Transfer RNA from a Streptosporangiaceae bacterium, 73 nucleotides, folded computationally. The source organism's lineage runs through Bacteria, Bacillati, Actinomycetes, Streptosporangiales and Streptosporangiaceae. The coordinates come from a structure-prediction model, not an experiment, and the mean pLDDT is 80. The same sequence occurs in records of 2 taxa. Rfam family: tRNA. Its family is annotated with triplet codon-amino acid adaptor activity in the Gene Ontology.
RNA sequence: GCCCCGCUGGUCUAGCGGUCAGGACGCCCGGUUCUCAGCCGGGAGACCACGGGUUCGAAUCCCGUGCGGGGUA
Numbered sequence: 001g002c003c004c005c006g007c008u009g010g011u012c013u014a015g016c017g018g019u020c021a022g023g024a025c026g027c028c029c030g031g032u033u034c035u036c037a038g039c040c041g042g043g044a045g046a047c048c049a050c051g052g053g054u055u056c057g058a059a060u061c062c063c064g065u066g067c068g069g070g071g072u073a
Stems, first nucleotide, its partner, number of pairs: 001072007010025004018056001027043006049065005
C1' cells in the first nucleotide's frame, strides 16, 4: 500500500429500515439491618465515532474520513 472486521450510557453488550435504543455491572435514592455487605423497590445516564448520500423514515443500507484489531508481497 491493498483486503477484511469492529466503533451503541462510566464499563461490557443486544438491537429483521418504523422500539420512548433493551440488558448486565457500576452509580444515586429509599426499604430491610445495631452497622456494613447482601437482598428488595425506585431513579439518573447513550440523539448510536465523524461527515455526506439513499429513503416518507437510518444505530441499521451506500460512500468517504478517523480510531482500534486482523490478514497479505